[in-house]
Context: one part of a larger RNA
RNA sequence: GCCAUGGAGUGUGCUUUAGUGGCGAGGGUAAGGCUUUGUGCUGUACCCGAAGGGAAACCAAAAGCCUGCAGUUCACAAGAGGCAGUGUAUGAAAAUGCACUUAGUCACUUGGGCACGACCCGAAACCAGGCGAUCUAACCCUUAGCAGGAUGAAGCAGGAGUAAAAUCUUGUGGAGGUCCGUAGAGGUUCUGUGUGCAAGCGUUCUUCUGACUUAGGGUUAGGGGUGAAAGGCCAAUCGAGCCUGGUGAUAGCUGGUUCCUACCGAAAUGGGCCGCAGUCCAGUCUUCUGGAAGAUAACUGGGGAGGUAGAGCUACGGAUUAGGGGUUUAGGCCUCGAAAGGGGUCGAUUCCUUGUCCAACUCAAAAUGCUCUAGUAUUUUAGAACAGAGGAAACGGCGCUACCGGAGUAAAUUUGUAGUGCUAGAGGGGAACAACCCAAGACUGCAGUUAAGGUCCCUGAAUUUCAGUUAAGUGUUAAAGGGCGAAAGGUGUUUAUUUCCUAAGACAAUGGGGAGGUAAGCUUAGAAGCAGCUAUCCUUCAAAGAAAGCGUAACAGCUCACCCAUCAAGGGGAUAUGCCCUUAAAAUGGACGGGGCUAAACUGGAUACCGAUACUGCAGAUGGCUACUUUUGUAGUUGAUGGUAGGUAGGUAUUCUGCAUUGGCAGAAGUUUUUACGUAAGUAAGAAUGGACAGUGCAGGAAUAAUAAUCAUGGU
Numbered sequence: 001g002c003c004a005u006g007g008a009g010u011g012u013g014c015u016u017u018a019g020u021g022g023c024g025a026g027g028g029u030a031a032g033g034c035u036u037u038g039u040g041c042u043g044u045a046c047c048c049g050a051a052g053g054g055a056a057a058c059c060a061a062a063a064g065c066c067u068g069c070a071g072u073u074c075a076c077a078a079g080a081g082g083c084a085g086u087g088u089a090u091g092a093a094a095a096u097g098c099a100c101u102u103a104g105u106c107a108c109u110u111g112g113g114c115a116c117g118a119c120c121c122g123a124a125a126c127c128a129g130g131c132g133a134u135c136u137a138a139c140c141c142u143u144a145g146c147a148g149g150a151u152g153a154a155g156c157a158g159g160a161g162u163a164a165a166a167u168c169u170u171g172u173g174g175a176g177g178u179c180c181g182u183a184g185a186g187g188u189u190c191u192g193u194g195u196g197c198a199a200g201c202g203u204u205c206u207u208c209u210g211a212c213u214u215a216g217g218g219u220u221a222g223g224g225g226u227g228a229a230a231g232g233c234c235a236a237u238c239g240a241g242c243c244u245g246g247u248g249a250u251a252g253c254u255g256g257u258u259c260c261u262a263c264c265g266a267a268a269u270g271g272g273c274c275g276c277a278g279u280c281c282a283g284u285c286u287u288c289u290g291g292a293a294g295a296u297a298a299c300u301g302g303g304g305a306g307g308u309a310g311a312g313c314u315a316c317g318g319a320u321u322a323g324g325g326g327u328u329u330a331g332g333c334c335u336c337g338a339a340a341g342g343g344g345u346c347g348a349u350u351c352c353u354u355g356u357c358c359a360a361c362u363c364a365a366a367a368u369g370c371u372c373u374a375g376u377a378u379u380u381u382a383g384a385a386c387a388g389a390g391g392a393a394a395c396g397g398c399g400c401u402a403c404c405g406g407a408g409u410a411a412a413u414u415u416g417u418a419g420u421g422c423u424a425g426a427g428g429g430g431a432a433c434a435a436c437c438c439a440a441g442a443c444u445g446c447a448g449u450u451a452a453g454g455u456c457c458c459u460g461a462a463u464u465u466c467a468g469u470u471a472a473g474u475g476u477u478a479a480a481g482g483g484c485g486a487a488a489g490g491u492g493u494u495u496a497u498u499u500c501c502u503a504a505g506a507c508a509a510u511g512g513g514g515a516g517g518u519a520a521g522c523u524u525a526g527a528a529g530c531a532g533c534u535a536u537c538c539u540u541c542a543a544a545g546a547a548a549g550c551g552u553a554a555c556a557g558c559u560c561a562c563c564c565a566u567c568a569a570g571g572g573g574a575u576a577u578g579c580c581c582u583u584a585a586a587a588u589g590g591a592c593g594g595g596g597c598u599a600a601a602c603u604g605g606a607u608a609c610c611g612a613u614a615c616u617g618c619a620g621a622u623g624g625c626u627a628c629u630u631u632u633g634u635a636g637u638u639g640a641u642g643g644u645a646g647g648u649a650g651g652u653a654u655u656c657u658g659c660a661u662u663g664g665c666a667g668a669a670g671u672u673u674u675u676a677c678g679u680a681a682g683u684a685a686g687a688a689u690g691g692a693c694a695g696u697g698c699a700g701g702a703a704u705a706a707u708a709a710u711c712a713u714g715g716u
Stems, first nucleotide, its partner, number of pairs: 001716006011116006018109006026048003032042003052059002064083004071076002085100006119256002122253001126246006137220006144213002146210001148180003151176001155172006184207003190202001192201002222238001224234003259651006269282005285391006294379003298376007311362002317358003322353007331346006397422007405415003427438003443620007453610003456595003462607001464606006475597002488582003492579002495576007509566005515539003520534003545560001548559003621641002623638006652705001654702010670689008
């Protein structure tokens, strides 16, 4: 892991709701007793109800009138609603609060609440009483052990040496928490190997006469011991041992919680809380009852409130640019003057002109929205609105669109308002993809038509048609995830507009000319078209600058402008525009979904086809409603039938009991398998196996349903 079996809302008491039944202004007994043993009789203490108000003293409620639903005898009207009235408390009173025009109680069943272990499993902990020092820590008593080698302290002896010493030297000697290294003790490295009933094995390494190692016995005990101190160790357990008990501790936390179908169907918001993983109130969901004719998201008309957007500021408050003027007797500094006082500058304040800003500024001021009202529309007697009662869940939300809302550089960011979707929503498309597109919400079956999106192959449907564009594999991507592709450029190419030249010959190319005064003047060593300054004329001509560029020291030289000829039909420029190109860099090889495509790309049309649970047709089921029957069904009708949490309803199955009844050795249950029926839980039948019990109807009682809990036990 798999299989089998077990495995979770129970019981008692109190309380409250609903249903059924008994009795009813009353209802019921409890313990106990009796007993024909039965849901019996008794027991009247006691409990609930029939009266409330008030803290208390205390006081103490019926009778009226109106509206009007169902219904019917058609003006009566149960229930319902309203007015008046009554009781009491407070108050001087007015008035206000509560109560009053009568229904309870007992039993059973049932949904909740409270107390108990309270749906089940789960802590770490806390406390009490015991058991442990055969492991290990320290200490005590009694034991045992340490191959071999090395080094060679003191002391001593001989010799040298000295006045004597000191000292030196040679021996002897055998010290040491000395050295190398066995046994022993340890456990550094390979980050070796190994998982062997839980730390081994190999290698390497440390120590080995000492604060050494070691055997047996003993002492210290849990907030305690012991500790050369690591929070180490105290029996594979230690930042407080183990065992048993309190104990089913508690857990606002995690996990799990067992058959089917039908009807409805949420919330992630506002407020409170040592509240933020929770819970309470409200809102939202559901069920039942009452209720009686209105209700309302939308649109249009009319009325009303308002201070947001934008805007504005010689309309206030505040901020603020530049210039000019006035005041400054109590502003600072400098300066002139004996002083009075004057001047300069920086400020303050004020006026004029000028330029701006504001969530906590507003003279003025929208649009939407809000509110009241009328109409239209939708919905409602197949019962709305509203009211009462029972039961909840939820109180982590998230995306998109609009406000280009607020915050933020930005974000699958955060925080709002409104809508919508997902949540709890399937289907088709988007390669795959909660919320993007389509659809408008999927009861079942069989057919058909379309939507978004598509139609070369994968892959259902066009290698369809007409006109253009692109040469970059641009592209083949609605958006987003998972990047976009900017500013700026392009003599790539398309289209449009406009302007100029052109058969009196344009543009390009080729051939020829491109001159003279003159080397203009000045400057300069020189300055001759071409370093620089000034001027920039005239002549010849078809045309030719006192020269646009290269060049020389200066000249020279080569081109250009300009003219002629040849040639022959378009050419030059500007603006806008479509597609394309550059700009364009990321880490394993790589993505238009892929293959591949020059259309199977892009732009603009056309016609077909494919394509969904959408729409249409037919048949059926369930729910609602109507009619008839009323054991319950039949017929008709219908704008209903997605669904998490959750509420409600109806069923299936298991086991036991009572009553009735049936089957069974001529084969029960169980098991395997096949078939039929039922929306389903399931039920029935046949065959085989099996070998003794089993079913049905009605009623009742439950230890009543398992793919899940790191579930338990067993098997494998």
Overview: A computed fold for a 716-nucleotide part of an RNA from a Candidatus Nanoarchaeia archaeon, annotated as large-subunit ribosomal RNA, domain II. It matches the Rfam family "Archaeal large subunit ribosomal RNA". Gene Ontology terms of the family: ribosome and structural constituent of ribosome. The source organism's lineage runs through Archaea, Nanobdellati, Nanobdellota and Candidatus Nanoarchaeia. Model confidence (mean pLDDT): 81 of 100.